RNAcentral holds the sequence, with entries from ENA and Rfam. Predicted 3D model of a 118-nucleotide RNA (SAM riboswitch aptamer (S box leader)) from Marinoscillum sp. 108. Its Rfam family is "SAM riboswitch aptamer (S box leader)". About the family: The SAM riboswitch is found upstream of a number of genes which code for proteins involved in methionine or cysteine biosynthesis in Gram-positive bacteria. The coordinates come from a structure-prediction model, not an experiment, and the mean pLDDT is 81. The model forms 97% of the base pairs in the Rfam consensus.

[in-house]
RNA sequence: CAUUUAUCGAGAAAGGCAGAGGGAUUGGGCCCUAUGAAGCCUUGGCAACCUUUUCUGGUCAUCUGAUCAGGAUUUCGGUGCCAACUCCCAUCCAGGCAUUGUCUGGAAGAGAUAAAGU
Repeated sequence: CAUUUAUCGAGAAAGGCAGAGGGAUUGGGCCCUAUGAAGCCUUGGCAACCUUUUCUGGUCAUCUGAUCAGGAUUUCGGUGCCAACUCCCAUCCAGGCAUUGUCUGGAAGAGAUAAAGU
């Protein structure tokens, strides 16, 4: 980083340095922030994608193995994450109220993360 697949309403913060911004991007809204933003460091935690162990079932091979699906575990570890649904809306569809708006649901798009892949 072209591409593929899966997930995204849950969960989890203290300290030090620093010093004005931050919530991906554009527009709008709404928030966080000198009771200290971003960033960096330390420690801690969450989670269960990879990883460890194990159970159940299917298929194949044929005698204990391969593979697929699901559950449990969280083990040295690889990532990720620790305000607000991905903070909300933007495009399309359906419905309710209402009168060109608002609300609810679904889909698309964009994005994030992981595992492949290049």